[in-house]
Context: one part of a larger RNA
Molecule: large-subunit ribosomal RNA, domain II
Organism: marine sediment metagenome
RNA sequence: GCCUACGAGUUACUCUUCACUAGCAAGGUUAAGUAUUUAAGAUACGUAGCCGAAGCGAAAGCGAGUCUGAAUAGGGCGUUAUAGUUAGUGGAGGUAGACGCGAAACCUGGUGAUCUACCCAUGGGCAGGUUGAAGUUGCAGUAACAUGCAAUGGAGGACCGAACCAGUACACGUUGAAAAGUGUUUGGAUGACCUGUGGGUAGGGGUGAAAGGCCAAUCAAACCAGGAGAUAGCUCGUACUCCUCGAAAUGCAUUUAGGUGCAGCGUUGAUUUUGAAUUUGUCAGAGGUAGAGCUACCAAUAGGACUAGGGGGCUUCACCGCCUACCAAAUCCUGAUGAACUCCGAAUGCUGACAACGGAUUUAUAGCAGUGAGGGUGUGGGUGCUAAGGUCCACAUCCGAGAGGGAAAGAACCCAGACCAACAGCUAAGGUCCCCAAGUUCAGUCUAAGUUGAACUAAGGUGGUCCAGUUGCAGAGACAGCCAGGAGGUUAGCUUGGAAGCAGCUAUUCCUUUAAAGAGUGCGUAACAGCUCACUGGUCGAGCGACAGGGCAUCGAUAAUAAUCGGGCAUAAGACUGGCACCGAAGCUUUGGAUUUAUAGCAAUAUAACUGGUAGAGGAGCAUUCUAUUUCCGCUGAAGGUACAUGGUGAUGUGUAUUGGAGGAUAUAGAAAAGCAAAUGUAGGC
Numbered sequence: 001g002c003c004u005a006c007g008a009g010u011u012a013c014u015c016u017u018c019a020c021u022a023g024c025a026a027g028g029u030u031a032a033g034u035a036u037u038u039a040a041g042a043u044a045c046g047u048a049g050c051c052g053a054a055g056c057g058a059a060a061g062c063g064a065g066u067c068u069g070a071a072u073a074g075g076g077c078g079u080u081a082u083a084g085u086u087a088g089u090g091g092a093g094g095u096a097g098a099c100g101c102g103a104a105a106c107c108u109g110g111u112g113a114u115c116u117a118c119c120c121a122u123g124g125g126c127a128g129g130u131u132g133a134a135g136u137u138g139c140a141g142u143a144a145c146a147u148g149c150a151a152u153g154g155a156g157g158a159c160c161g162a163a164c165c166a167g168u169a170c171a172c173g174u175u176g177a178a179a180a181g182u183g184u185u186u187g188g189a190u191g192a193c194c195u196g197u198g199g200g201u202a203g204g205g206g207u208g209a210a211a212g213g214c215c216a217a218u219c220a221a222a223c224c225a226g227g228a229g230a231u232a233g234c235u236c237g238u239a240c241u242c243c244u245c246g247a248a249a250u251g252c253a254u255u256u257a258g259g260u261g262c263a264g265c266g267u268u269g270a271u272u273u274u275g276a277a278u279u280u281g282u283c284a285g286a287g288g289u290a291g292a293g294c295u296a297c298c299a300a301u302a303g304g305a306c307u308a309g310g311g312g313g314c315u316u317c318a319c320c321g322c323c324u325a326c327c328a329a330a331u332c333c334u335g336a337u338g339a340a341c342u343c344c345g346a347a348u349g350c351u352g353a354c355a356a357c358g359g360a361u362u363u364a365u366a367g368c369a370g371u372g373a374g375g376g377u378g379u380g381g382g383u384g385c386u387a388a389g390g391u392c393c394a395c396a397u398c399c400g401a402g403a404g405g406g407a408a409a410g411a412a413c414c415c416a417g418a419c420c421a422a423c424a425g426c427u428a429a430g431g432u433c434c435c436c437a438a439g440u441u442c443a444g445u446c447u448a449a450g451u452u453g454a455a456c457u458a459a460g461g462u463g464g465u466c467c468a469g470u471u472g473c474a475g476a477g478a479c480a481g482c483c484a485g486g487a488g489g490u491u492a493g494c495u496u497g498g499a500a501g502c503a504g505c506u507a508u509u510c511c512u513u514u515a516a517a518g519a520g521u522g523c524g525u526a527a528c529a530g531c532u533c534a535c536u537g538g539u540c541g542a543g544c545g546a547c548a549g550g551g552c553a554u555c556g557a558u559a560a561u562a563a564u565c566g567g568g569c570a571u572a573a574g575a576c577u578g579g580c581a582c583c584g585a586a587g588c589u590u591u592g593g594a595u596u597u598a599u600a601g602c603a604a605u606a607u608a609a610c611u612g613g614u615a616g617a618g619g620a621g622c623a624u625u626c627u628a629u630u631u632c633c634g635c636u637g638a639a640g641g642u643a644c645a646u647g648g649u650g651a652u653g654u655g656u657a658u659u660g661g662a663g664g665a666u667a668u669a670g671a672a673a674a675g676c677a678a679a680u681g682u683a684g685g686c
Base pairs, nucleotide, nucleotide: 001686002685003684004683005682006681011096012095013094015093016092017091018090019089020088021087022086023085024084027051028050029049033045034044035043036042037041055062056061065077066076067075068074099237100236102234106227107226108225109224110223111222117201118200119199120198121197122196123195124194125193126191128160129159130158131156135152136151137150138149139148140147164188165187166186169184170183171182172181203219205215206214207213240621241620242619243618244617245616250263251262252261253260254259264371265370266368267367268366269365271364279356280355281354282353283352284351285350291344292342293341298338299337302334303333304332305331307328309327310326311324312323313322314321374399375398376397377396378395379394380393381392382391383390404415405414406413419593420592421591422590424589425588426587430583431582432581433568434567435566439580441579442578443577444576445575446574452570453569460555461554464552465551466550467549469547470546471545472544473543481539482538483537484536485535487512488511489510492506493505494504518533522531523530594611596609597608598607599606600605622675624672625671626670627669628668629667631665632664633663640659641658642657643656644655645654646653647652
């Protein structure tokens, strides 16, 4: 992992409530018990008790009223508006383990120191080698000691190193040879040493050279049994079918935030309501948003004018006074801002009235829920960085609980809401060269970048190219090229060492000769010189400039596993504009069939609409075991197994053949240990 078996809303109650069924009904009903009779049980008696028929008040109490109150007022609760009760079945609640499994823990009583920690008693063990303390002896030495030398001696938590004890480093081992080892290496090895045997200390307790260590592979409180089915607002699981409807992820509150209560939203009722709900139109309203405006308030605000006050300067002994490209109130002009500004002010939405639409659409009520983690997108906002697949609101929509087609692939984007069947048709979004169904379709432009054909680009740059403009020049010859000129007063004046067109300053920047030529456009010189331009003539012979705008391209261009428009590829099969045709879905249609609801009908049936669906509500069925009754089958072969056929929307039913070898089934009721794919489910097998 698979298979087989087992495996989770049960049972009890003088409990509560609702629905249905039945009995009796202003009443209903017996309990214990007794009697009769029985296989189980049933029948009769039994009125004690309980519920209802009247309420109000704390109560005395009064009573269709009563309480409060001084009240005959007002108000509260009642009456007026009368159905209950007993039993059964079902839904839900309550009390019980209460759908099943699951803690870590707590308490009570016991069992453990054969492991290990420490202690007590009594035994045992430590190859070999080294060092050489005290003391002692001899000699020397001293007045005597002291002291020195040499021997002797054999101390030490001394040294080296086996046994023994330990476990330092590395490697191996890691479903191991081993639930802690092996190899090499290493520490101690006469000591606070190691060790045998016997004994002691026990669970909030022991023991601990102290690590929360150890106390039998278990320790921040051992193990075993019991309280015990502890508790679990938590996780997981919760078993056959079909049909109808179908949510929520919100508000308020909560020692509350992943729980719960009330409300909201769902469902069900032969209950109740309905010219009501809903939608559209017309009319009438309330309102201060979007926008707009501000010489309409409040607040803020740029420039100017005017002008209090202040600063600065001048003057003065002081006062006075004067000036000011300083700051600036009020006022005026121009401009202009605001969620907490408004002289104004929509669209929508909301409310009411009237019309039309509307008959399981709405209202109420009773039973039963689930939900109370939501999410994406669009729009209007807050917050944030006008960041986020961010966060918080509002309105709408979809996903959630929604399949199908498109977007290569994709919860929510586009199209479209799946009752079933069909080798029928038409379309939507989106597509029509091939993968791949359908145009290598028609007309007209653009693009040369593989731009593009998916999603993504900016500021800025560009004599890429196309379009439509505005404005100049041009056969009296433009623009570009080539040839030639580009002068004189004058080196303008000033400045300067110098300044001559060309460092700088000034200028009414002039006048002359000219076809034309600036008191000079740039380079250059120390200053000149030199080159060049403006401007003019010739040559040539047809268009040439400037400006702003639009389309498509171009650069800017940068991300992490080789690349790519989904791919192949494409100069259209790219981009833009227009036309026609076709493809394309579970949409719509056609044909056949089924369900539900409504209407008509006694019914058969007909017509119309409907039939996606999680949590959840409701309805109808299938199967299993047993019981009662009934009708049957079976050794001429029951149940069970295997294979095939067949009926039913389905759970499932039936038949035939074969195996099997003794019980089984139909119908109608009843009762349940009543259906498995999941619970790291339990047991067995493979």